[in-house]
RNA sequence: UUUGGAGUUUACUAGGGUUCCGUCUGGCAACAGAGUCUGGUCCGAGAGUAAACGGUCCCGCACGCCGGGGACUACACGGAAGGAUAAAAACCUGGGAGAU
Numbered sequence: 001u002u003u004g005g006a007g008u009u010u011a012c013u014a015g016g017g018u019u020c021c022g023u024c025u026g027g028c029a030a031c032a033g034a035g036u037c038u039g040g041u042c043c044g045a046g047a048g049u050a051a052a053c054g055g056u057c058c059c060g061c062a063c064g065c066c067g068g069g070g071a072c073u074a075c076a077c078g079g080a081a082g083g084a085u086a087a088a089a090a091c092c093u094g095g096g097a098g099a100u
Stems, first nucleotide, its partner, number of pairs: 007053006015043002020040002022037001023034004054073006075095001077098001081093003
């Protein structure tokens, strides 16, 4: 100096909007409008949480494999702009650009 361990998935949360539901307003109604409506559905984190799998090492049985047990699995400032979806976002581009 380079590379690897340093990965994946699921659920949830912070957060996010407005397809649907609900709510509110108008209307006899059909229906229309409002997210500058607390909400349910919905979207949702690399730098949030948890779990499972995976990974590394060790122990023990045995030695041929399968299987079992334990430990570890770190750190992480960050735009603007664009994109998807009904729409937006801490989603995606992206552990990117940049900064230290």